[in-house]
RNA sequence: UAUCCAUCAAGACCGGCAGAGGGACAGGCCCGAUGAAGCCGGGGCAGCCUCCUGUGGAGCAAUCCGCAGGAAAGGUGCCAAAUCCUGCGGCAUGCGGAGUCGGUGACGGCCCCGGAGUGUCGGAAGAUGGAAU
Numbered sequence: 001u002a003u004c005c006a007u008c009a010a011g012a013c014c015g016g017c018a019g020a021g022g023g024a025c026a027g028g029c030c031c032g033a034u035g036a037a038g039c040c041g042g043g044g045c046a047g048c049c050u051c052c053u054g055u056g057g058a059g060c061a062a063u064c065c066g067c068a069g070g071a072a073a074g075g076u077g078c079c080a081a082a083u084c085c086u087g088c089g090g091c092a093u094g095c096g097g098a099g100u101c102g103g104u105g106a107c108g109g110c111c112c113c114g115g116a117g118u119g120u121c122g123g124a125a126g127a128u129g130g131a132a133u
Stems, first nucleotide, its partner, number of pairs: 001132001003131006013042005021031003025087004043079003047076003050071009083125001088122006095114003099110004
């Protein structure tokens, strides 16, 4: 970076400077003078690359594709809350209302509409890495 792929409910904070914002955006809801952003120092985590161990598959082989566990020296990333939640759509479910049919009635069947709720699947957006340019 108008591209591709993978992942995103795990994990991990102290000190100094600074002084009012921050959580991408919008709505919500949070965090913040018991100190936000930012900068500096130290510490930590282990997602990706990497490295190590074990193991499955393909292949004549070189090698390739996985799975499990570990490391943190290196390249990055990260260290409130699920990517904090939602955002667009499908399905299911429950709610309210209209119509119609049945019923003395309570109510029930069918069908339509509504916005919001819950669950679930997918998408969008975003983030991070790997690749490509």